[in-house]
RNA sequence: UAAUAUCUUUGGGGAUUGGUGAAAUUCCAUACCGACAGUUAAAGUCUGUGAACUCUUGAAGAUCAAGAGCCGAGUGGGUGAAAUUCCUGCACCGACGGUAAAGUCCGGAUGAGAAAAGAUAAAA
Repeated sequence: UAAUAUCUUUGGGGAUUGGUGAAAUUCCAUACCGACAGUUAAAGUCUGUGAACUCUUGAAGAUCAAGAGCCGAGUGGGUGAAAUUCCUGCACCGACGGUAAAGUCCGGAUGAGAAAAGAUAAAA
């Protein structure tokens, strides 16, 4: 210097807006938000990861574990050695259940988790 192991902590934001209506933070208008790692240079839209959802198998019959599937959306111009990441213009996207149709409300969730930081031990 630090492969690796164990433990601890952290680990998702956003409408008390206006209109219509018997009823909508769900419709219409307007506003607002952007997990983690990577990428010559900073990303909601590039590449990959995570949560959610579906299926299968095993144990169970509350659920848990493993595996598989599914998994949204961007372009024109500018600067530069380098940017679909910066600046600028105009766009677009957002699981499941509930409810007047939901990215923003309520719920599973005081959950789970990519990952980050730290502590201890430590092969070589």
The RNA shown here (FMN riboswitch aptamer (RFN element)) has 124 nucleotides. Model confidence (mean pLDDT): 81 of 100. It was read from a public genome assembly, where an Rfam model found it.